The prediction has a mean pLDDT of 91. A computed fold for a 343-nucleotide part of an RNA from a Chloroflexota bacterium, annotated as large-subunit ribosomal RNA, domain IV. Rfam family: Bacterial large subunit ribosomal RNA. The RNAcentral record of the full RNA draws on ENA.
Context: one part of a larger RNA
RNA sequence: CUCGUUAAGGAACUAGGCAAGUUGACCCCGUAACUUCGGGAGAAGGGGUACCGCGGUAGCGUGAAGCGACUAGCUCGUGGAGCGUGAGGCGGGCGCAGAGAACAGGCCCAUGCGACUGUUUACCAAAAACACAGCUCCCUGCAAACGCGGAAGCGGACGUAUAGGGGGUGACGCCUGCCCGAUGCCGGAAGGUCAAGGGGAGGGGUGAUGAGCCCAGAACCGAAGCCCCGGUCAAUGGCGGCCGUAACUAUAACGGUCCUAAGGUAGCGAAAUUCCUUGUCGGGUAAGUUCCGACCCGCACGAAUGGCGUAACGACAUGGGCGCUGUCUCAACGAGGAGCCCG
Numbered sequence: 001c002u003c004g005u006u007a008a009g010g011a012a013c014u015a016g017g018c019a020a021g022u023u024g025a026c027c028c029c030g031u032a033a034c035u036u037c038g039g040g041a042g043a044a045g046g047g048g049u050a051c052c053g054c055g056g057u058a059g060c061g062u063g064a065a066g067c068g069a070c071u072a073g074c075u076c077g078u079g080g081a082g083c084g085u086g087a088g089g090c091g092g093g094c095g096c097a098g099a100g101a102a103c104a105g106g107c108c109c110a111u112g113c114g115a116c117u118g119u120u121u122a123c124c125a126a127a128a129a130c131a132c133a134g135c136u137c138c139c140u141g142c143a144a145a146c147g148c149g150g151a152a153g154c155g156g157a158c159g160u161a162u163a164g165g166g167g168g169u170g171a172c173g174c175c176u177g178c179c180c181g182a183u184g185c186c187g188g189a190a191g192g193u194c195a196a197g198g199g200g201a202g203g204g205g206u207g208a209u210g211a212g213c214c215c216a217g218a219a220c221c222g223a224a225g226c227c228c229c230g231g232u233c234a235a236u237g238g239c240g241g242c243c244g245u246a247a248c249u250a251u252a253a254c255g256g257u258c259c260u261a262a263g264g265u266a267g268c269g270a271a272a273u274u275c276c277u278u279g280u281c282g283g284g285u286a287a288g289u290u291c292c293g294a295c296c297c298g299c300a301c302g303a304a305u306g307g308c309g310u311a312a313c314g315a316c317a318u319g320g321g322c323g324c325u326g327u328c329u330c331a332a333c334g335a336g337g338a339g340c341c342c343g
Base pairs, nucleotide, nucleotide: 001336002335003334004333005332006331008329009328012327017324025049026048027047028046029045034039036171051092052091053090054089059085060084061083062082066078067077068076069075070073094098106322107321108320109319110318111317112316113314114313118130119129134169135168136167137166138165139164140163146155147154148153172309173308174307175306177239178238179237182236183235184232185231186230187229188228191227192226193225197221198220203215204214205213206212240258241257242256243255244254267301268298279295280294281293282292283291
C1' cells in the first nucleotide's frame, strides 16, 4: 500500500457517515402522503426457496395410430398415444446455514434549485450552468430577411408566413400590475437646422476705369439625419420622502405636505437574496450559528434579466431518522505487496 476478521458500544468520527459496511436473485403477501391519474412502486414492511417420496402429479402446449363422415381432400369430426412444459399440496430425512459459492438495490421524512431524457470546462468544476419542448416579441411577400464571399456565386431552399431568420423566457398550473420623462425602435412629415450642387445681388485681380479671362461670393432653391409631433415596456430600463392622527399604551385604516414619467399590484419574504443576526416565536435535540414552520422591521424580493406553486425526475445542495458498520471510543490480529538487507 491492497485486503480479511474483531469483544462491548454503534456516528460518540468528521466540515460532512468521507470511506467501509448494510441491502441484494426469484416467487408470494403487502404497500402511505401526494399526483399531471401515467405515476409515486422494487414504496415501506413481511414470508418462502435445496434434497427424497406421493409423482414428472394437476394443469397447459403439441397432437400420432385407430375410428366415423362426406362434397373424396395436403378435407372435416372423433380420438387421445408420444413428446414438450410444469406449478401447488401432503409426507419425509440432513446440516449452524438450502438464492449454501460468484455475480445482483440500503431505506425513509422534509426543504432548496432545475420541470423532465439530454449537454459541458479533452487534463482540478457535471452543476441550481447550457440545451430543451412550450410561451412571447421583432424581422422577412421571395432575386425574402439573414449569412459567407473582393466578385461571380452559394447557403437560406429546389423551402414560401402552419415558412425562414433573430432576441428573450424556459414543461405544466395560477398569473404576469404601474411608468413612454430618458434611451432604443416604429410611424409622421407642416415647421426649424442641414452637405455637395443649383443660384447669382454686390465685390476683387488683370487690363485702360473697356472687352475678355480669372478669383472668391449674399439672398434664394437644395436629401437623409437631427430638432419636432405621436406610438411602443414578454423594447433598454424605472417603479419616492417628511410630518401628524384613534378614550391605557402601542400602532395608524385617516390627514397634511414636497417631489416624480410613475411611485412596487398579486404572490413570496431573515430567502442560493437579511447587514444588524445565532432577529423573535414554535418544532425537532439532554443540549441545534445549520434545518423545518411561522412573523414581517424586504440594509438591498417581485412578476418572461419572469413571480408564486408543482407530481415525476437528479452521481445536484441542505437538515433529520431507521438499518448497518473499525468512521470512532481504541486499538488488535492475520494475508499478500512496496520500502530496507543479502544475492